A computed fold for a 97-nucleotide RNA from a Desulfobacteraceae bacterium, annotated as SAM riboswitch aptamer (S box leader). The prediction has a mean pLDDT of 78. NCBI's taxonomy places the organism under Bacteria, Pseudomonadati, Thermodesulfobacteriota, Desulfobacteria, Desulfobacteraceae.
RNA sequence: UAAUCAUGAAGAGAGGCGUGAGGGAACUGGCCCGGUGACCGCCCAGCAACCUGUACAAUCAAGGUGCUAACUACAGCCCUCAGGGGAAACAUGGGGU
Numbered sequence: 001u002a003a004u005c006a007u008g009a010a011g012a013g014a015g016g017c018g019u020g021a022g023g024g025a026a027c028u029g030g031c032c033c034g035g036u037g038a039c040c041g042c043c044c045a046g047c048a049a050c051c052u053g054u055a056c057a058a059u060c061a062a063g064g065u066g067c068u069a070a071c072u073a074c075a076g077c078c079c080u081c082a083g084g085g086g087a088a089a090c091a092u093g094g095g096g097u
Stems, first nucleotide, its partner, number of pairs: 001096001004094005013044001015043004022033003027076003045068003050064003053060001054058001072089001077086003
């Protein structure tokens, strides 16, 4: 990081330190979180099971990622039996260059 594949309804932090005003991907709309310190960085803890691995059909040790407010927080475009479904976009991983 182009194409491509899989997954995205579950799960897991009232933790410590630092910083200090915005944050929830982007646009619009509302909504929500935030000086009782959010977001972010580091440490610790935890979840999970994509890859490696150990096993050999696991409620898996360990390692590489990832994740730990709200369904990917909601709506937007298409369909609908109005409950929802799909698309697009995005995120993570595999894979590829």